[in-house]
RNA sequence: CGGGGUGUAGCGCAGUCUGGUAGCGCAUCAGCUUUGGGAGCUGAGAGUCGCGGGUUCAAAUCCCGCCGCCCCGACCA
Numbered sequence: 001c002g003g004g005g006u007g008u009a010g011c012g013c014a015g016u017c018u019g020g021u022a023g024c025g026c027a028u029c030a031g032c033u034u035u036g037g038g039a040g041c042u043g044a045g046a047g048u049c050g051c052g053g054g055u056u057c058a059a060a061u062c063c064c065g066c067c068g069c070c071c072c073g074a075c076c077a
Base pairs, nucleotide, nucleotide: 001073002072003071004070005069006068007067010026011025012024013023020057028044029043030042031041032040033039050066051065052064053063054062
């Protein structure tokens, strides 16, 4: 430098194809059960969807540019 993959809650991920209320598990917090720990049940909080721009009534999703990470290849040594 070229090609491919990937970025969404604290962590791991789905949702993108086919635009229409942002979700799941674990974790966290509260209540209940328990003498307590652990565990179980119920409920709650937590999101610039990597960044910027565009299209659209409406963008995590479509289009353009850029950035981080991973893999492969090329070049130099």
Molecule: transfer RNA
Organism: Lentisphaerota bacterium